[in-house]
Context: one part of a larger RNA
Formats: sequence, structure tokens, C1' cells
RNA sequence: GCGUGCCCCGGCACAAGCGUGCUAUAGGCAUUGGCCUGCAGGCUCCCUAUCCGACCCGUCUUGAAUCACAGACCAAAAAGUCUUACAUGCAUGCGAGUCAAUGGGCCAAAAAACCCGUAAGGCGCAAGGAAGCUGAUUGGCGGGAUCCCUCACGGGUGCACCGUCGAUCGACCUUGAUCAUCUGAGAAGGGUUCGAGUGCGAGCAUGCCCGUCGAGACCUAAAAGAUGGUGAACUAUGCCUGAGCGGGAUGAAGCCAGAGGAAACUCUGAUGGAGGCUCGUAGCAAUACUGACGUGCAAAUCAUUCGUCUGACUUGGGUAUAAGGGCGAAAGACUAAUCAAACUGUCUAGUAGCUAGUUCCCUUCGAAGUUUCCCUCAGGAUAGUUGGAGCCCCCGUCGAGUUCUAUCGGGUAAAACCAAUGAUUAGAGGCAUCAGGGGUGCAAUGCCCUCGACCUAUUCUCAAACUUUAAAUAGGUAAGACGGCGCGGCUGCUUCAUUGAGCCAGGCCACGGAAUCGAGAACUCCAAGUGGGCCAUUUUUGGUAAGUAGAACUGGUGAUGCAGGAUGAACUGGAAGCCAGGUUACGGCACCUAACUGCGCGCUAACCCAGAACCCACAAAGGGUGUUGGUCGAUUAAGACAGUAGGACGAUGGUCAUGGAAGUCAAAAUCCGCUAAGGAGUGUGUAACAACUCACCUGCCGAAUCAACUAGCCCCGAAAAUGGAUGGCACUUAAGAGCACGACCUAUACCCGACCAUCAGGGCAAGGGCCUGGCCCUAAUGAGUAGGAGGGCACAACGGUCACCGUAAAACCCAGGGCACAAGCCCGGGCAGAGCGGUCAUCGGUGCAAAUCUUGGU
Repeated sequence: GCGUGCCCCGGCACAAGCGUGCUAUAGGCAUUGGCCUGCAGGCUCCCUAUCCGACCCGUCUUGAAUCACAGACCAAAAAGUCUUACAUGCAUGCGAGUCAAUGGGCCAAAAAACCCGUAAGGCGCAAGGAAGCUGAUUGGCGGGAUCCCUCACGGGUGCACCGUCGAUCGACCUUGAUCAUCUGAGAAGGGUUCGAGUGCGAGCAUGCCCGUCGAGACCUAAAAGAUGGUGAACUAUGCCUGAGCGGGAUGAAGCCAGAGGAAACUCUGAUGGAGGCUCGUAGCAAUACUGACGUGCAAAUCAUUCGUCUGACUUGGGUAUAAGGGCGAAAGACUAAUCAAACUGUCUAGUAGCUAGUUCCCUUCGAAGUUUCCCUCAGGAUAGUUGGAGCCCCCGUCGAGUUCUAUCGGGUAAAACCAAUGAUUAGAGGCAUCAGGGGUGCAAUGCCCUCGACCUAUUCUCAAACUUUAAAUAGGUAAGACGGCGCGGCUGCUUCAUUGAGCCAGGCCACGGAAUCGAGAACUCCAAGUGGGCCAUUUUUGGUAAGUAGAACUGGUGAUGCAGGAUGAACUGGAAGCCAGGUUACGGCACCUAACUGCGCGCUAACCCAGAACCCACAAAGGGUGUUGGUCGAUUAAGACAGUAGGACGAUGGUCAUGGAAGUCAAAAUCCGCUAAGGAGUGUGUAACAACUCACCUGCCGAAUCAACUAGCCCCGAAAAUGGAUGGCACUUAAGAGCACGACCUAUACCCGACCAUCAGGGCAAGGGCCUGGCCCUAAUGAGUAGGAGGGCACAACGGUCACCGUAAAACCCAGGGCACAAGCCCGGGCAGAGCGGUCAUCGGUGCAAAUCUUGGU
């Protein structure tokens, strides 16, 4: 509130029922959070295992995984910078000008910034000439954007710029009217001469990128050079002053004694103790073992051995000699562990065409190793090659690694040599001539013969520096409006000549003058890298040849991955954004190993080596009665070939020669008879004969046989050092080799689709899209070293602005999550404890794996 009851029709009462609100409680459902338990997924990440692919980076290099060099590991540090001058481009301001820096003002003061303006100054606005000096104005034609008109054919205007002709300024050459007192001035002209000139200005200042030169000049590093000092404590030598040297051996002079001698003197024995004498200690030195040691005892020592040891001896101290100098019994020795020129400071960050190194990402384009010059050959400059910035036009102009047509030049290949030149073989014929030989003859400039030269017609073979001829390929030019036709004019050139040539003006002609293709064409400026190359087919030079040296054309590699060739810079196929599907190339299909132990025909047998796919990883001459084909010539049923058996005779021991020769040492000749057939003999044999055999004939047998040549596979020829390679295994009517056929496998290639990027073309402001530094659509393309360009990431500092932070900043750590193509970024967790970030500008001592890098650590 409905409803019910009472009464004065306005209120009162009722709470048994229904609905609703609020409060409380309980339950259910849904959502969210926390905790626990269990299950599932796998974007991302970690670990492990298997299969397939896969060599270590940097570097110099034609070429590096290289048995080429540097590199144990980690952290931090470490290399194109700053500036002057110049130059291109871009941007900004002013503009025939432009510019602050000398000065003044402003201010409390000083500095910077700011402001001021006349003049000076710089650059520009005028050039030419060695100089005296002189000194430029709007031209014509052709091509041209834009704009205007149109009857849409066309006409006009003609920017910038380009081409061309003329004019003009200065220099130079020439000419010289006229003027002038000397010097001289100089009009009108002429000139295939020279100029960084004029021809209605474009510059100045500042900033930025790239580049060049100078400076330490990207960083590290010499051998050297100059100049001034310090050293003789080591060591070299001189001088001064000191010290030291044990013991033996030998035995000079002198002297003594004895003996001899006439004497001079001699001899013998003692004594004596000399010596750059001797053996050897200390000392000094350092020969051999080429010993020990050789991170030693030692940056020169130890052991043994060895040299010398009264002298040119050893040694202390002092002193002298100093670097192009000393000192040196001389070794280029020594001069402080340094010596064919000491040590040390400075010049000095010396220089190096040479070595090494040179630090983030993505996108896009993309080389050269050739020309010319250089005291040039490990380098530069120059052109080429490449990039960037542009500029100016653009729908039929223009262009082309192409073809056709027309035309031109050539002297290679080939060919030729009975064409020229040069080389060259062989015969044949030969009048005359010439040389040699011979015959005849007394001889002949007689005759005859012969051989050459020579001549003639032939014949054989050749040429980078021979050629009559003469390709293919390659190259140049042309294929139209800047053309064609015809009229008129000008000229000092030219002609006998209005003849020619050139020029000027206007007229007519459009099917735009072969094909095909085009991602449009022309032009300017600046700059990097490169200037060691290498390989293959073909051509080609030197060389016996070469994985050799040098060239040409083209293509590759360098700079390049992918599939195949087992392996591999260059060979074959084919070039690559990131994915899905399909199809192929080269090459394959027994197994390793994806795919037919497919199909058809024949070939091959190779155990002291079968064979097995371009480059390519080898084999030849020659040979084979291995086997399979072919060509050609023979024999054969009138009986071949082979096998077996028989005959193989007589004249005659032919002639000659010989010591001998009877078929058979040698020589010449090589007939006859009988026969089916039998050589005056094919071999063996003998001193000579003999004997055997063959050719030849015949019997048996009964069907094919023999020779020469040729080429397929196979075999021989065919020997090397670690054990070894058709890739392996293995394979034999193949899994070999040859010819065919059909499936199948497989690349980043081709086709199709999605996405990304780049580039090109087109569209878009009305209405929701509003960052034009944007959005949308479509097509094509995507390799890359050196190198260029564009766009980004990250770091430090400073300024503006906006944020974060003890409720935790930065740094550091993490099998945590996400974004970006990437450089990188954001979040989460841990640890930790005071600062720090985004964005817009500025600025730079801004990014590391390498440098025998530096320092520290392991």
C1' cells in the first nucleotide's frame, strides 16, 4: 500500500493473508582475493640424449682449416682528433653590395652577450699588357621551359642554359689621312694571332657535411743524425811511490893447486856462482777433456791436466790520456756485465713509400688490379671503374654489348706454287752453247759415245718477316625537317660568263622515311677505394716440358653462399629477403644415402692388378689361335681341311768346284721319262754314303675348311720405398662397360601464396579518421669484399622541460616475462643502500677480441 471492520466521511482499529522497503540472521548462486591440494599446456628459457649439417678467429694474400704469422684466461685502459687556408654542395641573412671584433654606447664595477654608425679595411662591382699605359652598354640565327590566342591544324611570347655568327675592350702584327716647336698625337681601315675580357651585374658574411695541404696529424715501433755533459773503482798504456817471488838441477867469467913446455901458453882437478838458462811451489795465466755445471756456487764457476815462475816478472796506491776521442807486443782488442765509435740529458711525439692493430646496428648502391708519366717497379699522380649531390627536359624526341639493308677499309684463316719471290724431289725430251770423261785418229774450231750445266713440257713437297686469289668473325658510316624541291637576292671569294661556292629572305612538301626493344634521355660538380691479380674454353709467342713465363676475345674467381663433382677458390647446374605448397636443373636411384636389386638388346671372366663417369688426380709404342663382330680372297660331295695309313721312282753319284760333296758346304743351270704322284729337292743327318722327313699323290673318314686385314671388351707390355682406397662396403645374365625406354629422388633455381624492406607510379584536406616528417592503392626488385650514402642504437657532460626516489635511486646477479630485423629497450625476482631517468637541443678524451698491445689479477 492492497484488503477487512467501525464511524461524524474524516479518521481510527486490525494484522489472519499478499506485495514491497529497511534491519538482523541463515542458506543458495555469481564475482573477486588469499591459502592448500591435484591435473593439464609449452610462447620463452635451461640441462641431457639421438639423427643431419658444420674445420679457428684476426691478418697479409691470386689463394688460409692450413705444417703461414699474432692470439692461455678475465677485468680496466687503448687508435682518423683539434685548428689555419682552400674547394664543391647544402642552409640562413642582406644584396651591387656585404662584413661585430678599430672605436663608442649600455652596466654600481669587470667580462661575455647586446646596441651604434661616418670613414678606413677585406672580398665583390673591369679587363688587358713585361711595362709606359690604354680601357668594354640592350646584336642576329638555331634549340628551348613558361604564359597567351586559336577554327585546337597552328600562331605568338621567348626565362635559365647550350650551340653558332657578328660587334666591342686590351695586347700583338699591319696601314697612316690629318695635325704638330722637339718628344709626338692620331681619323677611317685590315688581321686563319693572344686574353682567366664586355655583351642589363651576383656577390659578401656565417654555419654544416665530405675532401685536400700544413702542422706530432689514426695509434705503437726503428737502424740513424745534431748538441751539451758524465765516466780510466772494470780494463788498455805511460810515469811516480811501495810490496812479493820457498826448494832443486845446470855450472859462464874470475881465482887456486898440480902436470907439461925454452917460451907463448896448454891440459887436469878443485873453487866460484853468472843466466830475459832448466825442474818445479806460491803467484800470474788458461792447453786439453771440447769433463762437471748449464732456471749454475757463478750473467764465465769447479775438478784434473797444462804454460810460465829473477824477469819484456807479479801486484797495491797515486797520477796522466775521454768519444770520431783515448789506449793498443795489433785481437777491431779495451775504454765500468755496453764498443766497426761508451754512457747520458735535450732537439723529439725525429722520420719510415715498410710490419702489426684500428672498437655499435640496419638499409641501399657497389669496384679495381688496366692507360700515360715519375731516380717509377713494396709507392704516387693521371685517365678508367664506383658512389653521392644535382640540374634540365620528357610521349615520341632520344637511346641500344641486337638484327636487316646499303656502303667503305683490311690481307688473317684457307688456298696457290704445271702464277711472281724464295725453298725443293723425280724422271722424260733436246737444236745450239759451255765444262769434264771416253773411243777413233798424226791431228783438226773433225766425227761418235757418255755425264753434268742449260732449255722445254711435266711431276713431288713448302713459306711469320712470299703471293695472283681470298673468307668467316670483328670494325666505320648511313637509314631524313640540321631533310627534299623550286624562286629571288648579297659577296671584296671564284669564273670567259649571274658561272660556281657560301650566305640571306620568303614559298611548297608530314604516310616522321628499316626491324626489335626501352625500368626515359642529355648535361654538370665533388669524392672514396683500386692501380700485386688469378682461372677456364678458343686463338697465340718463348720453352723439351711444367700446377712454367708472356698476350687476345669472352666468361668466371677475387667480392659468392646453395645443389652436384666423396673431398675442393675457378668445373656442371643455378646466384640468395623471411616462410608454406607444388615442379625441376646438374647429378643420381643394391646398402652406407633421398629415389626402380626397373625394363629391352647384345658385350666382358681379368686370384702375381678386371672395371666403374667432364675438369681430375695418368699410361704408350708394340703384341695376343682370350672372346665377339665385320671386310675381302680362296678350298670343298669331281670328297676339301684335320686325323690315320701307304707311296714319295728312273736316267742320275746331272754340270762345275773341292781333300771329299751321291737332292741337302758353295756356284750356275733347273730338262726328260714313267706315273695317281714324287723338287736335279723342305728339313734332320753322314768324312762321304746310308737312314728318316717334307712338298706332291692315294686309301679310310664324311661336311664344312683356310689365309690376310679390321675393331669392341679383355689380357701382356706395367717396378718403390708406413698399410690403402672406383668415397667405402661390396658387386660378376652386375651394383661393370655400350645403346635405348619409362617411373622416381633432389637446390636458396622456376610457379603460386602470406609477410618484411627498398624503389617507382598513382590517389587522399567536404563526412568519424586531422602526426603531409601522414594515410591509402598497385607493380617490380632483394648476393656482395674494398668503398660511398642514408637512417638508427648506446655512453659522458651541459642547458630547457617533464618525472621517479629510504613505502628504496643507481650499480650488480637470474633455467623469470615481453618488445624490436638489429644495435638495444621495458617489466619481474634477488642483492644493495643515495641518488637518478624520459624528451628536445648542444657538445665529445663516446662503443674493443686481436696490436710478441699497457696495467692488475688467475

The prediction has a mean pLDDT of 80.
Predicted 3D model of an 858-nucleotide part of an RNA (large-subunit ribosomal RNA, domain II) from Durio zibethinus.
It matches the Rfam family "Eukaryotic large subunit ribosomal RNA". For this family Rfam cites "Crystal structure of the ribosome at 5.5 A resolution" (Yusupov et al., Science, 2001). Rfam links the family to the GO terms ribosome and structural constituent of ribosome.
NCBI's taxonomy places the organism under Eukaryota, Streptophyta, Spermatophyta, eudicotyledons, Durio.